This is a predicted structure of a 102-nucleotide RNA (SAM riboswitch aptamer (S box leader)) from a Calditrichaceae bacterium. Of the family's consensus pairs, 97% are formed in the model. It was read from a public genome assembly, where an Rfam model found it. The coordinates come from a structure-prediction model, not an experiment, and the mean pLDDT is 83. Its Rfam family is "SAM riboswitch aptamer (S box leader)". Rfam links the family to the GO term regulation of gene expression. The organism belongs to Calditrichaceae, within Bacteria.
[in-house]
RNA sequence: AGUUUAUCCGGAAAGGUGGAGGGACCAGGCCCUGUGAAACCUUAGCAACCGUUCUAUAUGAAAAAGGUGCUAAAUCCUGCCCCGAGUGGGGAAAGAUAAAGA
Repeated sequence: AGUUUAUCCGGAAAGGUGGAGGGACCAGGCCCUGUGAAACCUUAGCAACCGUUCUAUAUGAAAAAGGUGCUAAAUCCUGCCCCGAGUGGGGAAAGAUAAAGA
C1' cells in the first nucleotide's frame, strides 16, 4: 500500500513566518480568501479512538498524564441505486480518522 471494524448533521483559534490561492481527486454548484489563501512554527483549545483510574473488571463511570486526530460551512452540497407527486427520505461508492493487523 491493501484488508477488517467503528465513527463522520455535535465540539473547539489566537499569534509569528509566508504572500495567492483554498474547500481530497474529476464535473457542476456554492462558499472562504490582500480585513492575508496554502504551507510551516508556537501557544491555546475541542473531542474521547487507543491508553489511564475506579468498579460489579464492562457494551459502566470519571479524569484529560501519554499516543493519534481535529479547531468555516453535514465529509460544504450534488453525482450512483431505491422509495416518493415533490425542493423529501433511505442506502451505496469514494474519502477522512482511530484501532487492529500477516